[in-house]
RNA sequence: GCGGGCGUAGCUCAGCGGUAGAGCACUGGCUUCCCAAGCCGGGGGCCGUGGGUUCAAAUCCCAUCGCCCGCUCCA
Numbered sequence: 001g002c003g004g005g006c007g008u009a010g011c012u013c014a015g016c017g018g019u020a021g022a023g024c025a026c027u028g029g030c031u032u033c034c035c036a037a038g039c040c041g042g043g044g045g046c047c048g049u050g051g052g053u054u055c056a057a058a059u060c061c062c063a064u065c066g067c068c069c070g071c072u073c074c075a
Base pairs, nucleotide, nucleotide: 001071002070003069004068005067006066007065010024011023012022013021018055026042027041028040029039030038048064049063050062051061052060
């Protein structure tokens, strides 16, 4: 330098054009002498960043940043 994969909630991941979800974690309540477990609720992310296409973009296109993998050149 070229090609590819991944970037979504605190963590691990789903969602592949039509109002962003799950588990765990956090938090309130019930239960208990207390803790844990269990049950019922709650808060939390505009999707790495910037543009474009579209009535509508996490999703499609371009650029860019970070991490990982492969290939190649030079010293």
Predicted 3D model of a 75-nucleotide RNA (transfer RNA) from a bacterium. Its Rfam family is "tRNA".